The RNA shown here (transfer RNA) has 74 nucleotides and comes from Bacteriovorax stolpii. The coordinates come from a structure-prediction model, not an experiment, and the mean pLDDT is 81. Its Rfam family is "tRNA". It is annotated as a transfer RNA. Lineage of the source: Bacteria > Pseudomonadati > Bacteriovoracia > Bacteriovoracales > Bacteriovorax. It was read from a public genome assembly.

RNA sequence: GGGCCUAUAGCUCAGUUGGUUAGAGCGCGUCCCUGAUAAGGCCGAGGUCAGAAGUUCAAAUCUUCUUAGGCCCA
Numbered sequence: 001g002g003g004c005c006u007a008u009a010g011c012u013c014a015g016u017u018g019g020u021u022a023g024a025g026c027g028c029g030u031c032c033c034u035g036a037u038a039a040g041g042c043c044g045a046g047g048u049c050a051g052a053a054g055u056u057c058a059a060a061u062c063u064u065c066u067u068a069g070g071c072c073c074a
Stems, first nucleotide, its partner, number of pairs: 001073007010026004019057001028044002031041002050066005
């Protein structure tokens, strides 16, 4: 220098060929349960879907550029 992959909650990830509330597990908080704790149950908080622009009635999803990380070639 060229090519490819990844980026979604504190952590690990799903979300698929654009379609109407952005989700799961673990973790965190309240409450229930217990003599107390663990375990278990209910509820809840927590997200500019890496950033910017574009296409579209509508973008986490499609296109382009940028940033960070990883792999391959030279």